A computed fold for a 73-nucleotide RNA from a Candidatus Kaiserbacteria bacterium, annotated as transfer RNA.
The source organism's lineage runs through Bacteria, Bacteria candidate phyla and Candidatus Kaiseribacteriota.
The coordinates come from a structure-prediction model, not an experiment, and the mean pLDDT is 80.
[in-house]
RNA sequence: GCCGCCGUAGCUCAGCUGGUAGAGCACUUCCAUGGUAAGGAAGGGGUCUUCGGUUCGAUUCCGAACGGUGGCU
Numbered sequence: 001g002c003c004g005c006c007g008u009a010g011c012u013c014a015g016c017u018g019g020u021a022g023a024g025c026a027c028u029u030c031c032a033u034g035g036u037a038a039g040g041a042a043g044g045g046g047u048c049u050u051c052g053g054u055u056c057g058a059u060u061c062c063g064a065a066c067g068g069u070g071g072c073u
């Protein structure tokens, strides 16, 4: 330098054909126990990397940039 994949909650990831975003773990409160762990219930937390385009509407489609990762040279 060229090509591919990825970028969503603190972490690991889902979101299958565009319609105002979820799971597990973690965190907070409560229940329960003599107490702790495990267990049960409720809850908080997101400018979906950024900028532009298409569209009535974009996490989702298109382009570029940035970052990560793999391959080739």
Stems, first nucleotide, its partner, number of pairs: 001072007010025004019056001027043005049065005